[in-house]
The prediction has a mean pLDDT of 83. A computed fold for an 88-nucleotide RNA from Desulfosudis oleivorans, annotated as c-di-GMP-I riboswitch aptamer. It was read from a public genome assembly, where an Rfam model found it. Its Rfam family is "c-di-GMP-I riboswitch aptamer". Its family is annotated with cyclic-di-GMP binding in the Gene Ontology.
């Protein structure tokens, strides 16, 4: 530097669920809690996927069922980029 690994060390993150705040909503963010988690560290303006619809269009009335537009998940996968310890 690569590539395997989480036994042992140091030790990080926190699922569900309650609270508060935010948000049309998927959701978030904060405090508690701990399901898991060797990248559960970022990237959603790499490719997918799945999840929402306040707004726009059209339908005989309706309805996020479509059609435009945007939004949300990195603990959905894949892929980029960075990193701790060991072992070859």
């Nucleotide at each position: 530097c690569u590539c395997c690994g989480a036994a042992a060390a140091u030790g990080g993150u926190a699922a569900a669920c309650c609270c508060a705040u935010u948000g049309a909503g998927a959701g978030a963010u904060g405090g508690g809690g701990a399901c898991a988690c060797a990248a559960a560290a970022c990237c959603g303006a790499c490719a997918g996927a799945u999840c929402c619809u306040a707004c726009u269009g059209a339908u005989a009335c309706g309805a996020a069922a479509c059609c435009g537009a945007g939004g949300a998940u990195g603990g959905c996968u894949g892929g980029g980029u960075u990193g701790c310890c060991g072992g070859a």